[in-house]
RNA sequence: UAAUUGAGAGUUUGAUCCUGGCUCAGGACGAACGCUGGCGGCGUGCCUAACGCAUGCAAGUCGAGCGGGGAUGCUAAGUGGAGAGGGGGAACUCUUGAAGCUUAGCAUCUUAGCGGCGGACGGGUGAGUAACACGUGAGCAACCUACCCUCAGCACGGGGAUAACAGCUCGAAAGGGCUGCUAAUACCCGAUGGGACCACGUCAUCGCAUGGUGAUGUGGUGAAAGGGUAGCCGGAGAGGCUAUACCGGCUGGGGAUGGGCUCGCGGCCCAUCAGCUAGUUGGUGGGGUAACGGCCUACCAAGGCGACGACGGGUAGCCGGCCUGAGAGGGUGACCGGCCACAGUGGGACUGAGACACGGCCCACACUCCUACGGGAGGCAGCAGCGGGGAAUCUUGCGCAAUGGGCGAAAGCCUGACGCAGCGACGCCGCGUGAGGGAAGGAGCCCUUCGGGGUGUAAACCUCUUUGGACGGGGAGAAGUAGGAGAUAGUACCCGUUUAAAAAGCCACGGCUAACUACGUGCCAGCAGCCGCGGUAAUACGUAGGUGGCGAGCGUUGUCCGGAAUUACUGGGCGUAAAGGGUGCGUAGGCGGCCUGGUAAGUUGAGCGUGAAAUUUUUGGGCUCAACCCAAAAGGAGCGUUCAAGACUGCCAGGCUUGAGUGCGGGAGAGGACGGCGGAAUUCCCGGUGUAGCGGUGAAAUGCGUAGAUAUCGGGAGGAACACCAGUGGCGAAGGCGGCCGUCUGGACCGUAACUGACGCUGAGGCACGAAAGCGUGGGGAGCAAACAGGAUUAGAUACCCUGGUAGUCCACGCUGUAAACGAUGGAUGCUAGGUGUGGGGGAGAAGAACUCUUCCGUGCCGGAGUUAACACAAUAAGCAUCCCGCCUGGGGAGUACGGCCGCAAGGUUGAAACUCAAAGGAAUUGACGGGGGCCCGCACAAGCGGUGGAGCAUGUGGUUUAAUUCGAAGCAACGCGAAGAACCUUACCAGGGCUUGACAUGCCGGGGACCUGCCCGAAAGGGUGGGGUGCCUGACCGAUGAGGUUAGGAACCCGGACACAGGUGGUGCAUGGUUGUCGUCAGCUCGUGUCGUGAGAUGUUGGGUUAAGUCCCGCAACGAGCGCAACCCCUGCCCUUAGUUGCCAGCGGGCAGAGCCGGGCACUCUAAGGGGACUGCCGCCGAUGAGGCGGAGGAAGGUGGGGAUGACGUCAAAUCAUCAUGCCCCUUAUGCCCUGGGCUACACACGUGCUACAAUGGGUGCUACAGAGGGCAGCGAAGGCGCGAGCCGGAGCGAAUCCCAAAAAAGCACCCCCAGUUCGGAUUGCAGGCUGCAACUCGCCUGCAUGAAGUCGGAAUCGCUAGUAAUCGCGGAUCAGCAUGCCGCGGUGAAUACGUUCCCGGGCCUUGUACACACCGCCCGUCACACCAUGAGAGUCAGCAACACCUGAAGACACAGGGCAUCUGUGUUGAAGGUGGGGCUGAUGAUUGGGGUGAAGUCGUAACAAGGUAGCCGUACGGGAACGUGCGGCUGGAUCACCUCCUUU
Repeated sequence: UAAUUGAGAGUUUGAUCCUGGCUCAGGACGAACGCUGGCGGCGUGCCUAACGCAUGCAAGUCGAGCGGGGAUGCUAAGUGGAGAGGGGGAACUCUUGAAGCUUAGCAUCUUAGCGGCGGACGGGUGAGUAACACGUGAGCAACCUACCCUCAGCACGGGGAUAACAGCUCGAAAGGGCUGCUAAUACCCGAUGGGACCACGUCAUCGCAUGGUGAUGUGGUGAAAGGGUAGCCGGAGAGGCUAUACCGGCUGGGGAUGGGCUCGCGGCCCAUCAGCUAGUUGGUGGGGUAACGGCCUACCAAGGCGACGACGGGUAGCCGGCCUGAGAGGGUGACCGGCCACAGUGGGACUGAGACACGGCCCACACUCCUACGGGAGGCAGCAGCGGGGAAUCUUGCGCAAUGGGCGAAAGCCUGACGCAGCGACGCCGCGUGAGGGAAGGAGCCCUUCGGGGUGUAAACCUCUUUGGACGGGGAGAAGUAGGAGAUAGUACCCGUUUAAAAAGCCACGGCUAACUACGUGCCAGCAGCCGCGGUAAUACGUAGGUGGCGAGCGUUGUCCGGAAUUACUGGGCGUAAAGGGUGCGUAGGCGGCCUGGUAAGUUGAGCGUGAAAUUUUUGGGCUCAACCCAAAAGGAGCGUUCAAGACUGCCAGGCUUGAGUGCGGGAGAGGACGGCGGAAUUCCCGGUGUAGCGGUGAAAUGCGUAGAUAUCGGGAGGAACACCAGUGGCGAAGGCGGCCGUCUGGACCGUAACUGACGCUGAGGCACGAAAGCGUGGGGAGCAAACAGGAUUAGAUACCCUGGUAGUCCACGCUGUAAACGAUGGAUGCUAGGUGUGGGGGAGAAGAACUCUUCCGUGCCGGAGUUAACACAAUAAGCAUCCCGCCUGGGGAGUACGGCCGCAAGGUUGAAACUCAAAGGAAUUGACGGGGGCCCGCACAAGCGGUGGAGCAUGUGGUUUAAUUCGAAGCAACGCGAAGAACCUUACCAGGGCUUGACAUGCCGGGGACCUGCCCGAAAGGGUGGGGUGCCUGACCGAUGAGGUUAGGAACCCGGACACAGGUGGUGCAUGGUUGUCGUCAGCUCGUGUCGUGAGAUGUUGGGUUAAGUCCCGCAACGAGCGCAACCCCUGCCCUUAGUUGCCAGCGGGCAGAGCCGGGCACUCUAAGGGGACUGCCGCCGAUGAGGCGGAGGAAGGUGGGGAUGACGUCAAAUCAUCAUGCCCCUUAUGCCCUGGGCUACACACGUGCUACAAUGGGUGCUACAGAGGGCAGCGAAGGCGCGAGCCGGAGCGAAUCCCAAAAAAGCACCCCCAGUUCGGAUUGCAGGCUGCAACUCGCCUGCAUGAAGUCGGAAUCGCUAGUAAUCGCGGAUCAGCAUGCCGCGGUGAAUACGUUCCCGGGCCUUGUACACACCGCCCGUCACACCAUGAGAGUCAGCAACACCUGAAGACACAGGGCAUCUGUGUUGAAGGUGGGGCUGAUGAUUGGGGUGAAGUCGUAACAAGGUAGCCGUACGGGAACGUGCGGCUGGAUCACCUCCUUU
């Protein structure tokens, strides 16, 4: 000094990063809707039907242009005669004479007509218009401009009409017609001509061109109007004359203003509109216009426009500005201002300075109105207002006082322009609804853990103020002037009086997003902007309390911008997310090497012009502030113009060689086309040998074969393809190319540096090439092989497998033009560390090969920086840059429809929308899973032993039954489970009978001792009704201080009563605590710090070994640690010590029929306390010297000695509300409680778990042995006795190392049985007994006798067990009055087998794939069926739009004719509207039809995701209910194993 400026969030996932859409927070509005509403100021108000309009008003004015009419006044004359006077005057007469009337003139006022000026402005609207309409800047040498200003000159002399008016006449009206009269600043003629114009000349000068300008000569053409005022003459008249700084007139020049025309540039969508054009493009002549011009016309030429988007279609008034935005930009065009267009629709001209004319004319059409039916009238998109439409938009107000406009000399008149007022919270701005004090805090309401908390200083109450309200008084400015004149308005404002008085709502409270509780509801009702809430504890629905936000408003809806870098100019992308064209050649275009000179178009700077005002910004000022208004300043892209600069780009000229190309010299190659040749193999044919099979598969079958196959040998035919070489080798632009030889031919590479001298790069359109399949015509056809047929497989099998087999595959010619046409990576150029292979060529070293080094081109891998969302890429970039092309913008619909183009067809190419979703995606992470892989465990398999499944019975469950068969448990991990024990009880179920403060707890009142005991009814519970009985503690009193008594109170208990409450095995285990099961005694699960990664996360925990073990060792960006493992604990096995009764008895003594029976002893056994022992410690070998393994020694025991207890982080919404506890809900004379009886024990069946068996390794009888661990006082119960027995009698002993239960059984020793439904087996049943118990009927156990069923070893399938184990044998205990084949324990006898880890199951670790994450019991595809929605096709139908051809053809204009001119008439041309016709485009609709989308629980299958069970996918063809299958070619975006090659490390 300049600048004043940019925020994000939610939502894809289990989580992460990225991509990407959707949504929100902001601002704005001519708004509308809902609820609410006190005041004022300033603004603003039909966005829809340019739909139709009643009524009033919105454009007139000038008498100083003119004649006339009217009114008033004056004058004059006439008439008139009221009245008055005179005469003697009644008659009569004379004079005078008002009003009125008539005429003339004058004055003033007025105005229908003529005339002039204005009605082309002002006001409205936005239909049309994509255009020189608008904006901006230029141009007109191609123009006009009334009124206004200025300059010069002029205004002389004549003439004829015509409205008005009058008369006649037509018409309902609107309006005319005829005749007659008249004036002018109306009209006409003549004169004059300084200018002007025209023609022909001359001179000068200027311009980009046509050409202009000035001067000048000659000739020609062509003007006019008066009025007012003053003076004079005249009769104050008419008229005339003069004057005039008055108003006008005419000609011309200039100015100003306004307009016309032309041009450059700028601003919409569609290319599914690609070609358009006949006055079309140009010229010449003519016409026309103010003026240029195809503006019009005749003729001539054939042009003109277009991808830089013509033509067509759609939409739209444009701009200053307004809204938004940091800006760039986007949107918009209300109000105000500029321009344009329009005036019911369409056409047309007239007048005029100006119009093709909103409140003018003519015509046509539509509509409305009047009508006498003949004919007329009308145009609110002016202001109000009405109807209608609509979500929606106002008063039929006041005034010309101001500003402005028209006319006028002026006064003035007119002005719905305008100034004001009214209505509407429609917007902006300002103000108020009170201010201060006032409790540890009223009431009400809400919540509550019941203690309290909230509303809350809020209220009440006290003090104060008065914006505003009401009333009264005063009262503007704008106000100028000679004078008059204020709608707003008695308003603003000021003063006074009065009272806290009349004045608060709306929305929200799950996250975004600020604000939380209660109740109600129960996927209902509802909410919702997105994510999403609601299925009984909802901060998300509804209500309430509370809270938050804003406040006369608050929300909602709609629209725009923002956020959105989500169209990316600023400022994006394209390997895998959407996106590189299949490939090349090349047109237009874009871009382009080095040096020099010139130029100045681009570019930059400076000056000038423009960029209207308003707006915006700044400053200052005025309304009390603000909104609003005023002034000044600033600012401004762009355009025009002048000057300058000369780097860069362009252009021109010259040069250069490095880009590019050529030449020359070389070598490499499946590059292409054509012709020929070759061998191997398959098949077929012929012949030989030979015999029963061959072939094929997971296994088979179809098929072939005794008519001789297969096999084998020889000969022949034919077609197709070319093994080995062969290689991430080569060539080509891509597709692609593979035997050998020849001919023709393209390209690349290396070397050289002779030549050209930027000749280059890219490339929209275009052209060419373009695998496979497919199509056409003609050949060919060996093998293979869609379709097809058969055989299998299967639930099915339109498949996978097998046997056959046709198109096709091959050739020629033509078409098609697509692929995962891929490196999913466009082309070109330059630059940017390395390493290592390989193909081709060159160079150096060396004589040379090999080799080493080096260089160019190609082709791979690894890798640094860098890049990337990550994966990855990394000189062959996805790095750093430049240029050009193509392409993308959420998913689905859909590469579909329609249209166009191409194709013979198949189809290709271009390529939408409606509708629908809140995602669809990419990469990576952790898991889980795989009919993926590796390693390793486990009675997992295998090896073995015994079972289950068959029988009978027991028991549990399902089912069924029932009044009830209470409830729970449900794969493993429910089913001899809760039940460690249902006859009553238990008991929760059922029936019946009862109770209602209750069977049980606490509190209150009354009564009572408690308590004991009868009777009646009853099944009992219960109900009713009696009798006896008066206790304990404390105080007081009587008595005597005692005994005793009276009274009051109290504690326990009982009865009665009322209310709080009790009670519930009622519900929810998906609201919970606790407990438990299971994976699993599996070896795992984590943390801190560090490191890596954007992050989820990884590392550690992976790896090499080892172990039962994440056990240990080694290694390592990890180092440590925790929960688990192990150990510590218990039992058991050996020893020792201590101790020695109830245990023991070796020695000593005593002693019995017998006996540790006794004395004694504590050595042994044992008991139960402590200790020792085992640690791979020792040796050898293996291993790495390690961890450890193998073997051995010693030892009671050896590598965890055996067993137990012990269960990590977690999983299963696992189990349990019926153990218990517990939130919430529900019941309250019942879902509570009591009782009796019944049921849980039912029984056609089905399953689980067991027992007993089927027998001789057995059964029976007799005899004889040997345990351990337990239990026992309402108990165990000995001896002895009785009974066949269960048991009974009995009662010793024992609270138990003492006594008892208690006999152990198998075993052993004998005898019988002799293979049989038996001396096996014991079910069932009968009879008779025993025991427990109030009671064994339903429904206990046991005993004896009798009975003597099934069953002769068990289908498919399936369970347990690896040693003191299985098997087998008995014993004890808990529960329990009684009742185990169950359960929990105990000991006795006591095996077999394990090669091994391929397979089944489960598990651990590593790795891989994934579209799974509710995690494979996952996910998911298509047909079919149903409902709804939008859409394509469709015989058609209807409507609209624009154009074309022809017909008819109004007004008008033009032309011609009627002798000329004017009018008029006629004809012709043109011409709106209308008609006919065939097409085009658009929209609506349409029987039917096609697919598509959406929709908690429909059908069929299982296509895809794992190797998805046949790897998948792409193109194409055929087939099939469907997903799909198969053929051919292609891709990896395929898992796995093996091999090869390469690379990395050692």

The RNA shown here (small-subunit ribosomal RNA) has 1546 nucleotides and comes from Caldicellulosiruptor obsidiansis OB47. Taxonomically the source falls in Caldicellulosiruptor obsidiansis (Bacteria, Bacillati, Bacillota, Caldicellulosiruptorales). The coordinates come from a structure-prediction model, not an experiment, and the mean pLDDT is 84. The RNAcentral record of the sequence draws on RDP.